RNA sequence: AUAAUAUAUGGCAAACUAUGCGAAAGCAUAGGACGCAAAGCCACGGAUCUGAAAUCCAAGUAUGAUCGCCGGGUUGCUACA
Numbered sequence: 001a002u003a004a005u006a007u008a009u010g011g012c013a014a015a016c017u018a019u020g021c022g023a024a025a026g027c028a029u030a031g032g033a034c035g036c037a038a039a040g041c042c043a044c045g046g047a048u049c050u051g052a053a054a055u056c057c058a059a060g061u062a063u064g065a066u067c068g069c070c071g072g073g074u075u076g077c078u079a080c081a
Stems, first nucleotide, its partner, number of pairs: 005079001011036002016031006034068001040074003044071003047066003
C1' cells in the first nucleotide's frame, strides 16, 4: 500500500409524528429506528423527482431537489496476516 475476514470503542439515522421554510419536489430542528463499514463530505457524470413565473393555454421548459439511486473524487476509525 492492496484484498478479505473478525473483534473492540463507538458513529449515522429510514418510515412516521410535531414545529418551521418552500409553488412543489423536498429541507431543517426534536422525538423515533428501517437499516448502513463510509448511510462522512462533494451535484463532476448518469439516473430519478418537482413544475413556479412567463407564455403559444398545451404539455413540457426554467429554478430547484435526491450523495440512504449508481458511478466517480476526497477524507476518516480498529485488529490480525

Predicted 3D model of an 81-nucleotide RNA (c-di-GMP-I riboswitch aptamer) from Paenibacillus methanolicus. Lineage of the source: Bacteria > Bacillota > Caryophanales > Paenibacillaceae > Paenibacillus. RNAcentral holds the sequence, with entries from Rfam.